A computed fold for a 253-nucleotide part of an RNA from Candidatus Roizmanbacteria bacterium CG17_big_fil_post_rev_8_21_14_2_50_39_7, annotated as large-subunit ribosomal RNA, domain VI. The full RNA is in RNAcentral, with records from ENA and SILVA. The organism belongs to Candidatus Roizmaniibacteriota, within Bacteria.

[in-house]
Context: one part of a larger RNA
RNA sequence: AGCGAUUAGAUUUUUGAGGGGAGUCGUCUACAGUACGAGAGGACCUAGAUGAGGAAAUCCCUGGUGUAUCGGUUGUCCCACAAGGGCAUCGCCGAGUAGCUACAUUUCUAAACGAUAAGCACUGAAAGCAUAUCAAGUGCGAAGCGAACCCCAAGAUAAGAAAUCCUUAUAGUCCGCCGGUAGAUGACCGGUUUGAUAGGUGUUCGGUGUAAGUCCAGCAAUGGAUUAAGCCAUGACAUACUAAUGGACGAAG
Numbered sequence: 001a002g003c004g005a006u007u008a009g010a011u012u013u014u015u016g017a018g019g020g021g022a023g024u025c026g027u028c029u030a031c032a033g034u035a036c037g038a039g040a041g042g043a044c045c046u047a048g049a050u051g052a053g054g055a056a057a058u059c060c061c062u063g064g065u066g067u068a069u070c071g072g073u074u075g076u077c078c079c080a081c082a083a084g085g086g087c088a089u090c091g092c093c094g095a096g097u098a099g100c101u102a103c104a105u106u107u108c109u110a111a112a113c114g115a116u117a118a119g120c121a122c123u124g125a126a127a128g129c130a131u132a133u134c135a136a137g138u139g140c141g142a143a144g145c146g147a148a149c150c151c152c153a154a155g156a157u158a159a160g161a162a163a164u165c166c167u168u169a170u171a172g173u174c175c176g177c178c179g180g181u182a183g184a185u186g187a188c189c190g191g192u193u194u195g196a197u198a199g200g201u202g203u204u205c206g207g208u209g210u211a212a213g214u215c216c217a218g219c220a221a222u223g224g225a226u227u228a229a230g231c232c233a234u235g236a237c238a239u240a241c242u243a244a245u246g247g248a249c250g251a252a253g
Base pairs, nucleotide, nucleotide: 003155009165010164011163012162013161014160018152019151020150021149024052025051026050027049028048029047030046036041053109054108055107056106057105058104062102063101064100065099069095070094071093072092073091074088075087076086077085078084113146114145119140120139121138122137172249173248174247175246176192177191178190179189180188197243198242199241200239201238202237203236204235206232207231208230213226214225215224216223217222
């Protein structure tokens, strides 16, 4: 997508039959040098702390990356010089926004419950005693089982439920178009002029680190001033300047 189900037609939110996931382990402290033990040694239970492993989420911090950002610089070519560029692994080097990311951060791996296993018992006869019972009856008892926790989930054909909208169209859906919190393509999500969806533009966060030109100093290389300069990718806010023209379907009585 199609078919089914429900419904007159839709949108949104849900219940949970069922399925999947998770489930781990150590150390230390107190109890206590107590119980136990001649001594050597040395607990159960209970309470607390901390860590390893695992899982998920997230980039606020710390880092990594950041190949159309900024700067420095080598060779060569364009270039009269300069400025600015091409190529050389992004030429090399130093930094670095967004995004992505782990070495980063946060949380979880918890408590309590039900039925049980081995095992431990109660009451108790057969068998006046004894006996936990391959007698009737009753209980306790696992990291395991079932629930609990997280995720999917009504094709759960027994096809569930609720709210709201529309009444022949300003319900809704689809195609097209502008896009991305999505993405191989479908799909998903946002927008489509009653508009900030993308681009552009402006401002700004942030990055780099003081542009060109001119002037000054110096024989010059170079330095200084103008200059917290100049430049700037994927951030934020604002702004209709540009592009979102348009088309189709659409329900009973």